[in-house]
Context: one part of a larger RNA
This record gives sequence, C1' cells and structure tokens, in this order.
RNA sequence: CUGGGCGUAAAGCGCACGCAGGCGGUUAAUUAAGCUAGAUGUGAAAGCCCCGGGCUCAACCUGGGAACUGCAUUUAGAACUGGUUGACUAGAGUACGAGAGAGGGGGGUAGAAUUCCAGGUGUAGCGGUGAAAUGCGUAGAUAUCUGGAGGAAUACCGGUGGCGAAGGCGGCCCCCUGGCUCGAUACUGACGCUCAGGUGCGAAAGCGUGGGGAGCAAACAGGAUUAGAUACCCUGGUAGUCCACGCCGUAAACGAUGUCUACUAGCUGUUCGUUCUGUUAAGGAGUGAGUGGCGCAGCUAACGCACUAAGUAGACCGCCUGGGGAGUACGGCCGCAAGGUUAAAACUC
Repeated sequence: CUGGGCGUAAAGCGCACGCAGGCGGUUAAUUAAGCUAGAUGUGAAAGCCCCGGGCUCAACCUGGGAACUGCAUUUAGAACUGGUUGACUAGAGUACGAGAGAGGGGGGUAGAAUUCCAGGUGUAGCGGUGAAAUGCGUAGAUAUCUGGAGGAAUACCGGUGGCGAAGGCGGCCCCCUGGCUCGAUACUGACGCUCAGGUGCGAAAGCGUGGGGAGCAAACAGGAUUAGAUACCCUGGUAGUCCACGCCGUAAACGAUGUCUACUAGCUGUUCGUUCUGUUAAGGAGUGAGUGGCGCAGCUAACGCACUAAGUAGACCGCCUGGGGAGUACGGCCGCAAGGUUAAAACUC
C1' cells in the first nucleotide's frame, strides 16, 4: 500500500461555515506534464528461471540465454486527465413579481390561574392519604366576595401541522432581521461539491457577578410505610428554575441512518405555491417544494428500508477492527471549578 464494513451486531463528528487538499458541466483550438508506442544508453557479478557441460548421481561447480517489470535521453502520437486561450448554458448564482411560517433579536401589552397582603361575610374545622399523621385553624383558618401586589407560563385554536443547519421555537401588537418556496422573463457564465486543521452555534444541569423569586422543587427537616426505608406516599422547604452579562461544551445532541448529485413501479393522507378546466361554486386535471402512511423491483443476517432508500452509481469527509481493564491512567490542550477533549498499557477471559 491493499480488505470488509458503519439503522438495531464495533463503527456517521451534536450541527454548520470554511482555508489547504481531493473531485468537478458542454464545446473548439493549442500544449504535451500525466498517458501510449519505438529507439539508444544503463539496469555489475553471483543468485532465481530456461537450455547445455563436469565431478559414477545429487548437492556442488561451470558455459550460454532469458529476465532485471526500473531510470535517463530522444523520436512520434493526441483519445482521456491536466495546463493555456476562446465560446456556451443544462450546474450554481443575481435581478423582478408573488407567498407561507411557534425562524432569530428587542420593546410593549392582555386575560385565566396559583400564591401573598388588606378589608367584608361567616364558624369549626381545613388539608392530606390506601389508611393516617406531621402541618394549618377560635390570635378566626378552609369557603366566599371586593380591592391590591408580584413572578412565571401562555388553555382552547393545535394538527405524524409549520419554521429552523442542529440545539430548538407557541397569547397578542410594534420595530429590526435571516432563510425558504413558487412563477415568468432577463442577466452572470462553471463562479460548483466536499472538507483534515480552524472558526462559530450548541438542550438540561452546573459555575461567576448583579438582580428577581409566584408556583414548582435537588439538598435538608418532619410525618407515614417497612424487618430496616438514608426511597416510593404526605406536610414543609433552600439552591435552582426567571432576567442581564460572562463561562461550561456535554446528551438516548436519535431518523441510534454524514454532506452533495444523478437514476429507479405505483396507491393514498396532509401543508404551502402555481397552471389549466369548471354555470368561476363545490369540484376535476396537471405541476413544484415539504411532511406522513402503505407498497413493487432491488437490498438486508433478520427486523425492516423502499423517489424523504438501508435500492443503483459517483465525489469528498468522519469512524470501526473480540469482551473486560477504560472512554480509565499518564502527558498535552481547554476550563474559575465541576470537568471536557485527545487517549494507552500491564493483566485477564
């Protein structure tokens, strides 16, 4: 260097952007680096291989040949790859016109509910459970009415509905802002794909500083249960959950399925466009982009996948190589810490 793999057996980086690198549409000319053919030189001898010879054979020795798949120079070729020059529009992008959306950031605002505070009515219970008790209540609770405060979350609509690269995003209004889809033309003219390193984003928990704190609730306390009960159940309850700024960088970060492109039967639901048709209505026919169910060929160890592929191919990256030891130790890098990341071996089965 070479093999086979990665939905569930070991294996797709959590996601994206992207330098180097790898790969790259149609066409004409040119070049001749890769490529092909010839020639010349070289490729020591021995050895290996082939044909002979010599020791009675063999090992061994010896003659000749072949080979030495290579390198250099040179001549020729021009299909393909590369280089250069020119052209093109099917990839990619821009302009124009429409459209949908919990996409992101900021500000404001609304109603329901819980809790608390003040006041009114009112009286002996309330609460909680399998049953209880702790707890609250005659210093007037629970219930009910009025007023107020404050925080957090937005019932119904709501949907294998929508948007986002992923994490994720849900009341309403305003401001700023990203992406996507469709349509018909015009324009640019390969500007593309992937991406080691790098950079950014990244649930929850956790950390730092300062706020905030209604409900919920690790820790903690008490009551039960139990042989015990450092639990499950109950009464309380602090961090935290919320906000601002800064860290952390992990997850069953899952479709356990990398990204991009092309091709390969159908049927059916749904979302958003658009064209045609229709007594412009209900609807019908087509087309594009999503999102579900079923299903053929094919694939698969099976389960299953099946135009949203796990089918058929191509480009590029990542990863795996028996179980335990171990995602650990040591070292490096990162972090305030918690820890993260990179990542063994002895030994053992």